[in-house]
Molecule: FMN riboswitch aptamer (RFN element)
Organism: Komagataeibacter oboediens
RNA sequence: CUGUGUUCUCAGGGCGGGGUGAAAGUCCCUACCGGCGGUAACAGGCUGCGGCCUGAAGCCCGCGAGCGCCCGGCCUUCGGGCCGGGGUCAGCAGAUCUGGUGCAAUGCCAGGGCCGACGGUGACAGUCCGGAUAAAAGAGAACUGGC
Numbered sequence: 001c002u003g004u005g006u007u008c009u010c011a012g013g014g015c016g017g018g019g020u021g022a023a024a025g026u027c028c029c030u031a032c033c034g035g036c037g038g039u040a041a042c043a044g045g046c047u048g049c050g051g052c053c054u055g056a057a058g059c060c061c062g063c064g065a066g067c068g069c070c071c072g073g074c075c076u077u078c079g080g081g082c083c084g085g086g087g088u089c090a091g092c093a094g095a096u097c098u099g100g101u102g103c104a105a106u107g108c109c110a111g112g113g114c115c116g117a118c119g120g121u122g123a124c125a126g127u128c129c130g131g132a133u134a135a136a137a138g139a140g141a142a143c144u145g146g147c
Stems, first nucleotide, its partner, number of pairs: 001146003005143006016030004031127002033116002035063004042055005058114002066092002068089001069086007096112005118130003
């Protein structure tokens, strides 16, 4: 420097104020939040001036959990229910424009806009409660093989 395998650790934030109401962290006004990898014209650092390193996108590309779906088993009042498994089945599943600079920008600067699983609930939830002391994209460490 690099490959493989094993083990371990880590791996999500947010309703403050006002209104209506019998009741709202669920509605309305306002506020607040942004997982992981990639990309990189920005920022910082280094430089042998070639470049290199680190950080940088919720809405560009891809991934993850959840629901659905599919498969198996059990139960069934035949409606469906419970348990286990699958992950290109990819349906729910998302969401970005305008101006500026420039050879070039959905990434920079300025402004405006938009999006957010399922179940629960005195009333409809990105922010409350629950599955979840779970799972996981991945990140790191130790050991291990090769050069």